[in-house]
Context: one part of a larger RNA
RNA sequence: GGAUGAACGCUAGCGGCAGGCUUAACACAUGCAAGUCGAGGGGCAGCACGAUUUAGUUUACUAAAUUGGUGGCGACCGGCGCACGGGUGCGUAACGCGUAUGCAACCUACCUUGUACAUAGGGAUAGCCCGGAGAAAUCCGGAUUAAUACCUCAUAGUACUGUUUAUACACCUGUAUUUAACAGUUAAAGCUUCGGCGGUACGAGAUGGGCAUGCGUCCCAUUAGCUAGAUGGUAAGGUAACGGCUUACCAUGGCAACGAUGGGUAGGGGGCCUGAGAGGGUGAUCCCCCACACUGGUACUGGGACACGGACCAGACUCCUACGGGAGGCAGCAGUGAGGAAUAUUGGUCAAUGGACGCAAGUCUGAACCAGCCAUGCCGCGUGAAGGAUGAAGGUUCUAUGGAUUGUAAACUUCUUUUAUUUGGGAAUAAACCCCCCGACGUGUCGGGGGCUGAAGGUACCAAAUGAAUAAGCACCGGCUAACUCCGUGCCAGCAGCCGCGGUAAUACGGAGGGUGCAAGCGUUAUCC
Numbered sequence: 001g002g003a004u005g006a007a008c009g010c011u012a013g014c015g016g017c018a019g020g021c022u023u024a025a026c027a028c029a030u031g032c033a034a035g036u037c038g039a040g041g042g043g044c045a046g047c048a049c050g051a052u053u054u055a056g057u058u059u060a061c062u063a064a065a066u067u068g069g070u071g072g073c074g075a076c077c078g079g080c081g082c083a084c085g086g087g088u089g090c091g092u093a094a095c096g097c098g099u100a101u102g103c104a105a106c107c108u109a110c111c112u113u114g115u116a117c118a119u120a121g122g123g124a125u126a127g128c129c130c131g132g133a134g135a136a137a138u139c140c141g142g143a144u145u146a147a148u149a150c151c152u153c154a155u156a157g158u159a160c161u162g163u164u165u166a167u168a169c170a171c172c173u174g175u176a177u178u179u180a181a182c183a184g185u186u187a188a189a190g191c192u193u194c195g196g197c198g199g200u201a202c203g204a205g206a207u208g209g210g211c212a213u214g215c216g217u218c219c220c221a222u223u224a225g226c227u228a229g230a231u232g233g234u235a236a237g238g239u240a241a242c243g244g245c246u247u248a249c250c251a252u253g254g255c256a257a258c259g260a261u262g263g264g265u266a267g268g269g270g271g272c273c274u275g276a277g278a279g280g281g282u283g284a285u286c287c288c289c290c291a292c293a294c295u296g297g298u299a300c301u302g303g304g305a306c307a308c309g310g311a312c313c314a315g316a317c318u319c320c321u322a323c324g325g326g327a328g329g330c331a332g333c334a335g336u337g338a339g340g341a342a343u344a345u346u347g348g349u350c351a352a353u354g355g356a357c358g359c360a361a362g363u364c365u366g367a368a369c370c371a372g373c374c375a376u377g378c379c380g381c382g383u384g385a386a387g388g389a390u391g392a393a394g395g396u397u398c399u400a401u402g403g404a405u406u407g408u409a410a411a412c413u414u415c416u417u418u419u420a421u422u423u424g425g426g427a428a429u430a431a432a433c434c435c436c437c438c439g440a441c442g443u444g445u446c447g448g449g450g451g452c453u454g455a456a457g458g459u460a461c462c463a464a465a466u467g468a469a470u471a472a473g474c475a476c477c478g479g480c481u482a483a484c485u486c487c488g489u490g491c492c493a494g495c496a497g498c499c500g501c502g503g504u505a506a507u508a509c510g511g512a513g514g515g516u517g518c519a520a521g522c523g524u525u526a527u528c529c
Stems, first nucleotide, its partner, number of pairs: 001529004006525005013381006019374002021339001026337003030334003035080003040077002043073002047071003050067008087292003096217007106209002111205007120152003129142005159185006166177005190197002218264003225255003230252008267289004271282004294315005317328004345371001347370003353367001354365004384415004394406002397404002420466006429456001434451008473518005478499003484513005494501002
């Protein structure tokens, strides 16, 4: 000099863009953060409409009851999603990450595409109803009912398994590939507003994941030996798949001064800061990968988890209790306490982008987009401009008492209106989905036209009016280092980054006048180059 997720002191007009618990992976009140589909199903708790009955009366209305008939729909069964998105950096020195490569030995729901298919039946169960237990959470028994839930049967090849056959290679019995034949095994679901939407089997594509290999990846030798599933083989099991992944048997290997083992520290990278570079430091925000979800363990479901807002067990902690027993997990968004030098609102909207479900309308979305707070940073603008000398007055200013300085500074004259205040106008972000119309043909798609939809927001922006009106501080002035005098103090009080100032003339302490530097900031502290 540059830099920072900074903090502290003094000060503070505005805007744009960004950033905002670095500490206790400490504990959490409250609300929200993952649902959706009635075009899978039985139904009908609530709402609305209709119908029927009864009662009151004024033609018609009101009230009550019944009814799933209709719109819809709480709870329930079923499907898809909840493995994404969001958070944090505890652990991890590791194939975790980075880089380069492979598919050998693998899987992939939804999406695209190809071929073929969907026959006939069955038994339950939730809900509803009845009864019981309990303070509650909830649990138990009985009766009855549906499905795209579950089960059986039929059919099935380019699927799987086995046998035989053929071909190639090695070579005399194996390996690989493939043709053909035979045998065995495994499927399904319907709904509809008639426009459509789905189901099953086997391939192909796309995407994603898993696995494998080489190299690189901090400090300590005041850590020198470490290792029995340990290193390898055979066989079996297991896995989507290879493999000590696991087990049985056999062998005795494997690693290590080119640093094994042990200990400490730490998520890694793209990047970021600095520097002429080489390097050094760092890993906040944003992106990729990894790990974790109160602590430890386990599996279930599923295409995918060993699963943040799922399950079970154990533990610590908190809460409820009728003492018998139960409930919970903010390292999601806000917010609270605690810790700390220190870090924000219990805000708005799904309008856009993206996601889940749905034929769609749409619903959900603290992802996201916005707004609020903070000079935390960067950038931009303003606090006026021109003229104006009797160089006014004033000054705890200086002085040689003549004057000098503050100083064109002010007053005064003329002008401007960014900003401010008031008034008026006022966006883009929106084009799709969807609805209506038209055209084309390939008849359910494409193209064109019109309509609908804005949280931010009456915001940005534009125009007019008023009037210099609303707006300057902080640090420093001995040398390094730009900037000097007077007074006070008297080795005192104090200053200080280094050298050093202060003991009676202090440009170094304190005040004043003057000056210098930066400026809505300026200094100090901390850390890095």
A computed fold for a 529-nucleotide part of an RNA from an uncultured bacterium, annotated as small-subunit ribosomal RNA, 5' domain.